[in-house]
Order: sequence, then structure tokens, then C1' cells
RNA sequence: GGAGUUGGCCAGGCCAUCGCUGCAACGCUUGCGUUGUGGAGGAAAGUCCGGGCUCUAUAGGGUAAGGUGCCAGGUAACGCCUGGGGGGCGUGAGCCUACGGAAAGUGCAGCAGAGAGCAGACCGCCUAAGCGAUUUGAUUUUCCUUGUGAAAUUCAGCUCGCCGGUAAGGGUGAAAGGGUGCGGUAAGAGCGCACCGCGCUGGUGGCAACAUUCAGCGGCAUGGUAAACCCCACCUGGAGCAAGACCAAAUAGGGGAACAGAUGGCGCGACCCGCGUUGUUCCCGGGUAGGUCGCUAGAGCAAUACAGCGAUGUGUUGCCCAGAUGAAUGAUGGUCCACGACAGAACCCGGCUUACGGCCAACUCCUUUU
Repeated sequence: GGAGUUGGCCAGGCCAUCGCUGCAACGCUUGCGUUGUGGAGGAAAGUCCGGGCUCUAUAGGGUAAGGUGCCAGGUAACGCCUGGGGGGCGUGAGCCUACGGAAAGUGCAGCAGAGAGCAGACCGCCUAAGCGAUUUGAUUUUCCUUGUGAAAUUCAGCUCGCCGGUAAGGGUGAAAGGGUGCGGUAAGAGCGCACCGCGCUGGUGGCAACAUUCAGCGGCAUGGUAAACCCCACCUGGAGCAAGACCAAAUAGGGGAACAGAUGGCGCGACCCGCGUUGUUCCCGGGUAGGUCGCUAGAGCAAUACAGCGAUGUGUUGCCCAGAUGAAUGAUGGUCCACGACAGAACCCGGCUUACGGCCAACUCCUUUU
């Protein structure tokens, strides 16, 4: 100088003027004014997890459905975080990892290939055993034309074929039932042995996952797939601040009491009784518009001490830091610089994910110079 890894911090500053809005005090003309003071984020976003809070039934058992899935810890809780183990990637700093069970059962696997799941013989290799053909040599017997003759028998061998053996080699495939070497064999094969790998048992270390240059045993298998069904363990009741609680017009309707009242009108098909209904006043409850609360002092912030590798916890001191509801947080001017990215709260909080400008520190690799 270049390329990276991890962690942390900031989020244009200052001044003036005019606005918007919460709260407090004061004033009056009672909804306005004056003064003081506060007024978006690291993601306020996506609404993907977890919790508080509210209603429901105090959310308990079972079933279904969904989720989580190495170990230990943290936390209100989590699918989050911290530390560790196994596996993978990177020269490295470091990073990634749904990482329980495939000897409970079921299912699935295109193409290629001989064979793909209680393996398989296409090429190649072999001919030890069995059968056949051919041919060479030997043996024995028979025949005659007595020969270097013919036929047959038995034994040994060459070559070929059949039946077979073989998973070493070739070839196919993502994957072909451990690897290398020596022995062995007709050729081969954990068939035998050595080393490596694998599995099991025990010991040792560790809370555990797990590790092991420890000891012994087993020739070595029941290949893959569970973000396929499934099995095992654990977790989850549902709806959500338009939750929910309170106050409460006008109009219409409901319930009760008193009166009106006339032996009234209307209905129960004509009549009587009875019942219902019809008028006025008062009272009661539900509930709409509207209003109030929920609403922001909280798993809060800052500093500091202690415990812990850490996430985090405990203590002390100090602080109050948006709360709107057609919904405020802005505009203009000046000035300075490194010239300003992504982006705007709506019940609250812890996470994750996504968007995005700049600065700093530590560490790693490469190159160069001294």
C1' cells in the first nucleotide's frame, strides 16, 4: 500500500423569526391568550417469533392441528442471546449449521447401467470339479493284407465349447455392500494376516453434549431419504387497544307505578265475562351519536461498584425522556463543515429480518521498504 474479518459509535451543528402540539402556572370575555417546559428511529419498517395488558371460563385432562429438536446457561418468555461439543467452508482472522430416531412400520429414487435393496456376471479373468468335441504321446486287447497297418480300452496333456467359478480390473451412476499391501487361489474374495478406518464393551476426562496417542472384543454388518408419512420428547386454549371499562343527548322502542274513566273505542268472526290494546304524568334499565379512561414511570434511562469467560444479574446515586385522534413534531432566512443515506410513533416491551450513509478500534492474509 492492497484485500478482508469482528466489534463499537454517530445519524449535520449553531443562531433568528413564524407556526403545530402535550403538560404546568397565571389571566379573563370559558375557549382563548401569556409565560415556562417537552416533542420520532436505529431501524419508528416487515408484522415473522416471544411476553405484558384486556375480554373470554381460574385455561386443568384428552383428541385434532401447528411448532420446536446436539449440550449447558441467561431471560418475564422465545424459534432470541451467551458459552461449549460434533460436522462443513476458508491460506487465515473467522464464518455457516432443523444437528433426535432409518435393527417399529409404510413409502420414494428420473436417466444410465448386467445389477439399486433379503444385490449383480455386460466386457474381462479362470477351467480346479462335471460333460462333449478335436488332437498328441503312452498302455493293453482284438483283427488281418504282418505294416511307420486298422479298430477299440485306459491314463496323461494341448485347444475349443457347454455347465460353472469369480465382485480383483473395465464400464454405468449422486450412490455398486470399507481402503492399501502381503499371503493365498484355477482365477478370485476379510478367505488369512499387518496397518489405517469402522462398530461394540469397559476405563479415564468433562455437569453434559462429547472426547480419548487407554485396554479388550468383532472381519465389518441392518446403503440413502424423516424441511416424506411416521415414532419419541417438549411447547402452544381463542381473540386482540376498532382489546376493554365508564359517562351519556335527540329520535324510536322496552319495563313499572299513579291517574284518566266515560260500564268509552278497537281486537278475540254474534252476545256475556275475561284478557289484550289505546291517553296523560313520573320513574327505571339497555343502548346510538358524542365524550372520558385505557395512554405511557417503564422487564425505563444515565453513571458507578460488585459477581460471572460471557449472555446477564444484584446494589447505590441521579433523572423523567412524544402521547396525537383527521391525527402535532414543520417552514423560512443566515452561518459553518467532513455537504448529510435509509426513513415518520399510534397500547407497551424483548428479539429476528429487511433498507441504509459515515467514522473508529482490534485482528488476519498478500506485497513492498528499512